A computed fold for a 348-nucleotide part of an RNA from an uncultured prokaryote, annotated as small-subunit ribosomal RNA, central domain.
Its mean pLDDT, the model's own confidence on a scale to 100, is 89.
Context: one part of a larger RNA
RNA sequence: CUGGGCGUAAAGCGCACGUAGGCGGAUCGUUAAGUCGGGGGUGAAAUCCCGGGGCUCAACCCCGGAACUGCCUUCGAUACUGGCGAUCUAGAGGUCGAGAGAGGUGAGUGGAAUUCCGAGUGUAGAGGUGAAAUUCGUAGAUAUCGGGAAGAACACCAGUGGCGAAGGCGGCUCUCUGGUCCGGUUCUGACGCUGAGGCACGAAAACGUGGGGAGCAAACAGGAUUAGAUACCCUGGUAGUCCACGCCGUAAACGAUGAGUGCUAGACGUCGGGGGGCUUGCCCUUCGGUGUCGCAGCUAACGCAUUAAGCACUCCGCCUGGGGACUACGGCCGCAAGGUUAAAACUC
Numbered sequence: 001c002u003g004g005g006c007g008u009a010a011a012g013c014g015c016a017c018g019u020a021g022g023c024g025g026a027u028c029g030u031u032a033a034g035u036c037g038g039g040g041g042u043g044a045a046a047u048c049c050c051g052g053g054g055c056u057c058a059a060c061c062c063c064g065g066a067a068c069u070g071c072c073u074u075c076g077a078u079a080c081u082g083g084c085g086a087u088c089u090a091g092a093g094g095u096c097g098a099g100a101g102a103g104g105u106g107a108g109u110g111g112a113a114u115u116c117c118g119a120g121u122g123u124a125g126a127g128g129u130g131a132a133a134u135u136c137g138u139a140g141a142u143a144u145c146g147g148g149a150a151g152a153a154c155a156c157c158a159g160u161g162g163c164g165a166a167g168g169c170g171g172c173u174c175u176c177u178g179g180u181c182c183g184g185u186u187c188u189g190a191c192g193c194u195g196a197g198g199c200a201c202g203a204a205a206a207c208g209u210g211g212g213g214a215g216c217a218a219a220c221a222g223g224a225u226u227a228g229a230u231a232c233c234c235u236g237g238u239a240g241u242c243c244a245c246g247c248c249g250u251a252a253a254c255g256a257u258g259a260g261u262g263c264u265a266g267a268c269g270u271c272g273g274g275g276g277g278c279u280u281g282c283c284c285u286u287c288g289g290u291g292u293c294g295c296a297g298c299u300a301a302c303g304c305a306u307u308a309a310g311c312a313c314u315c316c317g318c319c320u321g322g323g324g325a326c327u328a329c330g331g332c333c334g335c336a337a338g339g340u341u342a343a344a345a346c347u348c
Stems, first nucleotide, its partner, number of pairs: 003320004007302002012316001014201001017198001021194003025088007033081002035077008049065006091191001092188002095184003099180001103177002106174004110154001114150004120144002125136002162169002207246005215241002220236004258315006266293013297304002321348003330341004
């Protein structure tokens, strides 16, 4: 390389958009590039292969044949692929009507809780634990009542529920806005799928500048525990957590399962629509999502099973024994932390 693979054994890029490229619906016509057939030319010799022959054999050498799987040219064939032309509507998109939703953005606003402040009542404890102590408290704490301030998060509703490409999204109201589903059939007429590079997004933590800081809390300090205890438990507590703008670009970024299309028994639940029936709160049916079980089939097994890990096709990514090594060097990116790409010696 061929091949075989990628849920858990090595292997699906975190996710989307999209360039090149690859692949691509139905019918008719045309062309004849790919494809197929015939003819011609060429494909030096030697080598390889086959049949003979010569050195005593062999190696070696000589003769003949075949072959040189290729290229060029010409005449044909036209099913398939391609090119060109025309038409179509089943893919895709648009339009109209109705709908559900923590989808995104900005602004405003609400109550509970926590902490703090000052005032009242009130007195000796409170707090914390396995038990304690550090800690707070007669300078009046804890508790309780009404007042005020601040920041952060939104109990119940809440669901195997919904939305989003993924990350993710949850009080309420408004603004702007994306996607999607169902129904109608009027429109466009293959406009499609995938996607190397590229580009955008991307939890938490971290970084830069400025703000904010209630609670929580790396680091740190103290108290315990212990043989020790740089921990687990307790009392404190700074970055951080929050906001704005910028940066980083990672994750068990997981369904450990790339995207798209078609096909292949069912049963039961649930969410959002449509249609029908009647006995009006149920039944039947249909489309889209989300679950549980299960047949065929698949699988090393576990399990998967119309939301496939089944049967096929298209395109991309990736794997090729363990360690060394999510490393070194170099390149690119970054303020840095580091990220990304990615070996070898050696060793089993």